[in-house]
Context: one part of a larger RNA
RNA sequence: CGGUGUUGAAGGAACUCGGCAAAUUGCCCCCGUAACUUCGGGAGAAGGGGGCCCUGUCUCUGGGCAACCAGGGGCGGGGGGCACAAAAGAGGGGGUGGCGACUGUUUACUAAAAACACAGGGCUCUGCGAAGUCGCAAGACGACGUAUAGGGUCUGACGCCUGCCCGGUGCCGGAAGGUUAAGAGGAGGGGUGCAAGCUCUGAAUCGAAGCCCCGGUAAACGGCGGCCGUAACUAUAACGGUCCUAAGGUAGCGAAAUUCCUUGUCGGGUAAGUUCCGACCUGCACGAAUGGCGUAACGACUUCCCCGCUGUCUCCAACACCGGCUCA
Numbered sequence: 001c002g003g004u005g006u007u008g009a010a011g012g013a014a015c016u017c018g019g020c021a022a023a024u025u026g027c028c029c030c031c032g033u034a035a036c037u038u039c040g041g042g043a044g045a046a047g048g049g050g051g052c053c054c055u056g057u058c059u060c061u062g063g064g065c066a067a068c069c070a071g072g073g074g075c076g077g078g079g080g081g082c083a084c085a086a087a088a089g090a091g092g093g094g095g096u097g098g099c100g101a102c103u104g105u106u107u108a109c110u111a112a113a114a115a116c117a118c119a120g121g122g123c124u125c126u127g128c129g130a131a132g133u134c135g136c137a138a139g140a141c142g143a144c145g146u147a148u149a150g151g152g153u154c155u156g157a158c159g160c161c162u163g164c165c166c167g168g169u170g171c172c173g174g175a176a177g178g179u180u181a182a183g184a185g186g187a188g189g190g191g192u193g194c195a196a197g198c199u200c201u202g203a204a205u206c207g208a209a210g211c212c213c214c215g216g217u218a219a220a221c222g223g224c225g226g227c228c229g230u231a232a233c234u235a236u237a238a239c240g241g242u243c244c245u246a247a248g249g250u251a252g253c254g255a256a257a258u259u260c261c262u263u264g265u266c267g268g269g270u271a272a273g274u275u276c277c278g279a280c281c282u283g284c285a286c287g288a289a290u291g292g293c294g295u296a297a298c299g300a301c302u303u304c305c306c307c308g309c310u311g312u313c314u315c316c317a318a319c320a321c322c323g324g325c326u327c328a
Stems, first nucleotide, its partner, number of pairs: 001323008010314002014312001019309001027051005036041001038157001052079012080084001092307004097302002099299002104116002120155007132141003158294004163224003168221002170217005177212003183206002188201005225243005252286001253283001264280005
C1' cells in the first nucleotide's frame, strides 16, 4: 500500500449516472390493515403489542377402574439480566408513472429485457394417395390424424374497440376480346433438272399458359392533402371558395420508449427540479391486429418521490486476518 472482515463521535444520501455497496428488517402468537380490483386478490399491506425463569388458581383434551400420567388454554402474583425469536439461520417498507397481461424462454463464455414464447383473436391454404416438408426415386413425416383436423402467416390475457382508400403491388375470380412459342397450315418465291422430282424459303389462317383487359379482396403489401377568405374589440374560425387525390387520419391518445425548435407553456412536488407527475395541443415525424386506448395481479425490467437505515459521503480512523513492500 492492497484484499477480506469488524467497529465508529456529530450529521444521515450532502455520495453517485443511479442509495451501487453496506446497513435496516427478519421467527412464532395476538391485535390491526388503505386505494384499487377481473371479488380470487391487493395482505406478511402498512402499523402496533407479546415471547425468559419461579409460582397461585380456574379449565379443557387423551390414556387409565382408580391412584395417576401426558398435553393444551384463561386469569393472577413474583424473580433476575445491558440484552429473554438472548447463538446460527431468518422479508426493509410505502407512493407514482412507463413497458410487457400473467408462470415461463433467451445471447453455454460481456445483454435476462419493454426481446421470444404464451393461452386468446383473425386471415389463408388443405376433401385425404390432403395441403405442406425431406428425398433423383422408391419411400417417409404430416397421421395409424380427417376441416372441433393439419399447414402457413399476423396479432398477443381481459375490457372498450378496430374507421376511410382496391389507383399501384400481391392474391382470387372471369367459356368474351387483344397479344403470342413450339406446332399446324400452305398462297407465293428461289436453286437445280429435259422432266418426274430433289431442295431452300415462306404470306394469310389455326395454336396454351402468361401478359393486356374486366371485376373482387386491406386482421393482404401498403396509403390516409394543399392554398385563400370569413363572426359588431381583438383573437380564433362552426362557414365559404379553389386545386389535387385511390382516399385525404374516424375513435382514442398526444412535448409521448414517438416533440426537432425544447429546459415548449401552465400547475404539483423542492429553499432551489434539463428528470418526474397532472394538464394544454403548435402531433418537425401518434393512431387503430407492423393493432389503438385502458387495465387488477405479476416483474432480479425501468422513471421519479417519501419513511426507516446506514462509512455512500462531510472525512476519515482503529482493530483482526491474508498478501505486497522494506530491513534483518
The part of an RNA shown here (large-subunit ribosomal RNA, domain IV) has 328 nucleotides and comes from a soil metagenome. RNAcentral holds the full RNA, with entries from MGnify. Model confidence (mean pLDDT): 90 of 100. It matches the Rfam family "Bacterial large subunit ribosomal RNA".